[in-house]
RNA sequence: GGGGCAUUAGCUCAGUUGGCUAGAGCGUUUGCUUCGCAUGCAAAAGGUCGCGGGUUCGACUCCCGCAUGCUCCA
Numbered sequence: 001g002g003g004g005c006a007u008u009a010g011c012u013c014a015g016u017u018g019g020c021u022a023g024a025g026c027g028u029u030u031g032c033u034u035c036g037c038a039u040g041c042a043a044a045a046g047g048u049c050g051c052g053g054g055u056u057c058g059a060c061u062c063c064c065g066c067a068u069g070c071u072c073c074a
Base pairs, nucleotide, nucleotide: 001073002072003071004070005069006068007067010026011025012024013023019057028044029043030042031041032040050066051065052064053063054062
């Protein structure tokens, strides 16, 4: 220098060929349970879907550029 993959909640990840309020597990907080803790149960908070542009009535999803990480070639 060139190719490929990834980027979604604090962490690990899903997201069905573009459409309905963006989700799961773990974690956090609160409540119940206990003399207390743990376990268990219930609920809640937490996201500019990496950034910028484009296409479209409509974009996490398609296209372009950029950034970061991993990897292959040279």
RNAcentral holds the sequence, with entries from ENA. This is a predicted structure of a 74-nucleotide RNA (transfer RNA) from a Prevotellaceae bacterium. NCBI's taxonomy places the organism under Bacteria, Pseudomonadati, Bacteroidia, Bacteroidales, Prevotellaceae.